[in-house]
Context: one part of a larger RNA
């Protein structure tokens, strides 16, 4: 000087408390451990691994296993020699890759020669093989926490200190005052984006088409403790009020200081070193990544009557669309099929939002709850749904009657509940990312648990 303390003081944070909804029990989905396996490829492992890399495992992907094949190689550059192509098509063997063969077919140039392709050969390629304790880049985390430093001066033999401590104040090293310090930098804040109000300009489009502006875009205004009062006063500041669409950083986002964890990633990529080189490279068929006595993590659906079923009625936002979205019509109980208008889209389509409201029926029971599991029949995508996809119809109807110890999220348009869209994607979403609809309860307080900031104290730790 730091770090640490079941030392002290001051102060924050859904940290506790006060509340609401959950998880932990059940079934199922997904991930992981374990076990199994020819293989169940690899990585991630307290917070900060475990719906994580996976924003899509039937083949492919694919790195794993089995089998069959290829070697200058699926790919790049260069040298030498040879050839005239390349390519197209057909046959045989084969699971295919591949192997063998037939037919067709001969670049430019007068030439010398040259280009290109192919073959052979030589250099080399290739490796998701190892090392994230050799690295770049990127990322997580403490933490959106309020801190981390520098120049000069001053103090100290020196490490170092001072400034940055102190008195107040703030969300904030925010600001004020004081002070051997005076300034400055990276952070904080502001400048950026979205939402909320108004004005103005413009308008594809929409509309009761004359025009207007629900709406969209550009620009501008508006909020600054600016005004009033009170408190405190040296200042900063705190509380209340007016006006206002909005107050005291208006709400949300983006933005992550010096650094910490030899944190994570050699399997995104790049890259040093090491290793393999008829194989640790490359290809093909099939299997596996989907196994299942178990254990954990994150979810979905429930256990019902503010609920379940039938019928009727209403109101969004955001987003996507050409090998696409597909209205509408016909067929089918349905998934869907057939035909097909419009739309590169404020124009057409996805697109009937659902919870909600009205009405009717059932009525505390393992049921008209719940839907697992299983059987049969179908639909769709795709070369192909056996291993191993999704959906529909009929039947079957399991556990489950609110969950031990413990534990998670959330302070307002939030939680909770409800549906909608997107990326990935041929197909496949209970995940992820977004969007709107309905819309709460509670916060006395900071003693305690967890994490953190400042000052101080102890230390045999660095």
């Nucleotide at each position: 000087u730091g770090a640490c303390g079941g030392g002290g003081g001051c102060c924050c944070g859904c940290a506790c408390a006060a509340g609401c909804a959950g998880c932990g029990g059940a079934g199922c989905g997904u991930g992981u451990g374990g076990u199994u396996u020819a293989a169940u490829u690899c990585g991630a492992u307290g917070c900060a691994a475990c719906g994580c890399g996976a924003a899509g495992c039937a083949c492919c992907u694919c790195a794993c296993c089995c089998a069959c094949g290829c070697u200058u190689g699926a790919c790049a550059u260069g040298g030498a020699c040879g050839u005239g192509a390349g390519g197209g098509u057909c046959g045989c063997g084969g699971a295919g890759a591949c192997g063998c063969g037939g037919c067709u077919g001969c670049c430019c140039g007068c030439a010398a020669g040259g280009g290109c392709g192919c073959g052979u050969u030589c250099a080399c390629a290739g490796a998701u093989g190892c090392u994230g304790c050799a690295u770049g880049g990127c990322u997580g985390u403490c933490g959106u926490c309020a801190g981390c430093u520098c120049g000069u001066g001053c103090c100290g033999u020196g490490a170092g200190g001072u400034g940055u401590u102190g008195g107040g104040u703030u969300a904030a090293g925010u600001c004020c005052c004081g002070c051997a310090a005076c300034g400055a930098g990276c952070g904080c804040a502001a400048c950026c984006c979205c939402c909320g109000u108004g004005g103005u300009c413009g308008g594809u489009c929409a509309c009761u088409c004359g025009g207007u502006g629900u709406c969209c875009g550009g620009c501008c205004a508006g909020a600054c403790c600016g005004c009033c009062g009170c408190g405190c006063g040296a200042a900063a500041c705190g509380c209340g009020g007016a006006g206002g669409a909005a107050g005291g950083u208006g709400g949300g986002g983006a933005u992550g200081a010096c650094g910490u964890c030899a944190a994570g990633u050699c399997a995104g990529c790049a890259u040093g070193g090491c290793u393999c080189u008829u194989a640790c490279g490359c290809g093909u068929g099939g299997g596996g990544c989907g196994a299942c006595a178990c254990a954990c993590a994150c979810g979905c659906u429930a256990c019902a009557a503010u609920g379940g079923g039938g019928g009727g009625g209403a109101c969004a936002a955001a987003c996507g669309g050409a090998g696409g979205c597909g209205a509408c019509a016909g067929g089918g109980c349905g998934a869907c099929c057939u035909g097909a208008a419009g739309c590169g889209g404020a124009g057409c389509c996805g697109c009937g939002a659902a919870a909600c409201c009205c009405u009717u029926c059932c009525u505390c029971a393992g049921u008209u709850c719940a839907g697992a599991u299983c059987g049969c029949a179908g639909g769709c995508u795709g070369c192909a749904a056996c291993u191993c996809g999704c959906c529909u119809g009929c039947g079957u109807g399991a556990a489950g009657u609110c969950g031990g110890a413990g534990u998670u999220g959330c302070u307002a348009g939030u939680a909770a509940c409800c549906g909608c869209c997107g990326g990935u994607c041929a197909g496949c979403a209970u995940a992820c990312g977004g969007c709107g609809g309905u819309g709460a309860a509670u916060a006395c307080g900071u003693u305690c648990c967890c994490g953190g900031g400042c000052c101080u104290u102890g230390u045999a730790c660095a």